[in-house]
Background: A computed fold for a 95-nucleotide RNA from Thermincola sp., annotated as Glycine riboswitch aptamer. Its mean pLDDT, the model's own confidence on a scale to 100, is 80. The organism belongs to Thermincola, within Bacteria. It was read from a public genome assembly, where an Rfam model found it.
RNA sequence: GGACAGACCUCUGGAGAGACUUGGAGACAAGCGCCGAAGGAGCAAAUCCGGUUUUGCCGGAAGAAUCUCUCAGGCAAAAGGACAGGGGGAGGGGG
Numbered sequence: 001g002g003a004c005a006g007a008c009c010u011c012u013g014g015a016g017a018g019a020c021u022u023g024g025a026g027a028c029a030a031g032c033g034c035c036g037a038a039g040g041a042g043c044a045a046a047u048c049c050g051g052u053u054u055u056g057c058c059g060g061a062a063g064a065a066u067c068u069c070u071c072a073g074g075c076a077a078a079a080g081g082a083c084a085g086g087g088g089g090a091g092g093g094g095g
Base pairs, nucleotide, nucleotide: 004092008088009087010086011085012084013083018032020031021030022029023028033075034074035073039071040069041068042067047061048060049059050058051057052056
């Protein structure tokens, strides 16, 4: 210093589930029923370690998601929204 990747910013797209009942002017609150794609939590094999009656077994470690859970969040619109694409891009950056 570059390919590359990249926190973050911005633009676009972006699902699901009661416009439920009661109280309230409303924001909301309570109740019942639901959703999974903010966030969060949990788990497989491979792998690693130890033991052992050794190529098998036992125990432990670490360990993913759009899977599972539904704490949180959400269930007309709005807002939010994992993720994808476009633009920018701190710091980093092998040989």